[in-house]
């Protein structure tokens, strides 16, 4: 670095619908219908493949289509 599980990133309502998933049609990779805005990042654990090769300490977030709302903190009125 990769796959999976869990936790965290204050919370909610509405809308659209890419990827993805389900169904149908077609049969060549396309169309239609439905679902769908944590699919992102950080941390821990598990797994296996690959890479690297001293250890220790300290610190700790940043983002997430459009509209609206709530909560918390700070400042001003």
């Nucleotide at each position: 670095a990769c796959g999976g599980u869990c936790g965290a990133g204050a919370g909610g309502c509405g809308c659209u619908g890419c990827a993805g998933c389900g169904g149908g049609c077609a049969c060549a990779u396309g169309c239609c219908c439905g679902c769908c805005a944590c699919g992102c990042u950080c941390g821990a654990c598990c797994g296996a493949u690959g890479g690297c090769c001293a250890u220790u300490g300290c610190a700790c977030a940043a983002g997430g289509g459009c509209g609206c709302c709530u909560g918390a903190c700070u400042c001003g009125g």

Model confidence (mean pLDDT): 78 of 100. This is a predicted structure of a 77-nucleotide RNA (SAH (S-adenosyl-L-homocysteine) riboswitch aptamer) from Pseudonocardia sediminis. Its Rfam family is "SAH (S-adenosyl-L-homocysteine) riboswitch aptamer". Gene Ontology terms of the family: regulation of gene expression and S-adenosylhomocysteine metabolic process.